This is a predicted structure of a 330-nucleotide part of an RNA (large-subunit ribosomal RNA, domain IV) from a bioreactor metagenome. It matches the Rfam family "Bacterial large subunit ribosomal RNA".
[in-house]
Context: one part of a larger RNA
RNA sequence: ACAUGGUUAAGGAACUCGGCAAACUAGCGACCGUAACUUCGGGAUAAGGUCUGCCCUAUUUAUUUAGGGCCGCAGCUAAAGACUCCAUGCAACUGUUUACCAAAAACACAGCUCCCUGCAAAAGCGUAAGCUGAAGUAUAGGGGGCGAUGCCUGGCCAGUGUCAGAACGUUAAGGGGAGAGGUUAUCCUUCGGGAGAAGCUUUGAUCUGAAGCGCUGAUGAACGCCGGCGGUAACUAUAACCGUCCUAAGGUAGCGAAAUUCCUUGUCGGGUAAGUUCCGACCCGCACGAAUGGCAUAAUGAUGUGGAGACUGUCUUAACCAUGUACUCG
Repeated sequence: ACAUGGUUAAGGAACUCGGCAAACUAGCGACCGUAACUUCGGGAUAAGGUCUGCCCUAUUUAUUUAGGGCCGCAGCUAAAGACUCCAUGCAACUGUUUACCAAAAACACAGCUCCCUGCAAAAGCGUAAGCUGAAGUAUAGGGGGCGAUGCCUGGCCAGUGUCAGAACGUUAAGGGGAGAGGUUAUCCUUCGGGAGAAGCUUUGAUCUGAAGCGCUGAUGAACGCCGGCGGUAACUAUAACCGUCCUAAGGUAGCGAAAUUCCUUGUCGGGUAAGUUCCGACCCGCACGAAUGGCAUAAUGAUGUGGAGACUGUCUUAACCAUGUACUCG
């Protein structure tokens, strides 16, 4: 000097990003008592008090209860065994997870909803045989999304997707083969050449020809999207109102400086002596918003944030002790 453990006057979070760490508390023992809120189950051992040993007598199902007595600083006498409260975000909850830096607000979940599937099912594995689904049968099985519960879930089908439709347009191979070319038996010839059947061969038009696409509709708990400018009221300000442009339609309820707010430490109120955090409001939402769910929510949480009490070597400010090391000497 370090590691681990222990003690400390006065103060008591002044430490620090932050009470990190430590300390405090401590018996689902008895009695009393117990708030908001609540899904009426909880919250709750809430909180907060008092008692607790041993002996004698009576009593008791019970070492239970009542009375009396004894000792100590201290009686759940050792060990072990909750710190508590207030407010708020997130996730309903128990659960799961990055084996070895993340345990969470991530995943899952019950529940809600959409799509597919009529059974030799859909879906999946396999070249196949075959198997799972299922020795099941739509109250079943598969897939997607949201994620208890409560109140709800607005507008847009123009684009993309999906589903349905089949009149018309477009459209492949194939079918079909009009016509054209090559070759030449033969014929003609001014001997230069020309014409040219069959066969073989190279091509090849009209026509015919499915799905798809175009087309017509439906569909958002499908992918998604949900405006701008100008003016206007008898102070001012503001604009219920009006005009205009564009759009498929222009964001409804609820919430809102938020896990979302740049400007921003927004403004006001609360808490503090002092508060970029916190809580309650406001709404000018850079850039919330309704199952990519919106808002609320008791209970729950080794969860995030702010505060209070108690408590303490976290600190003012350091000291000492024990053990083990480093180090020095032997």
The RNAcentral record of the full RNA draws on SILVA. Model confidence (mean pLDDT): 86 of 100.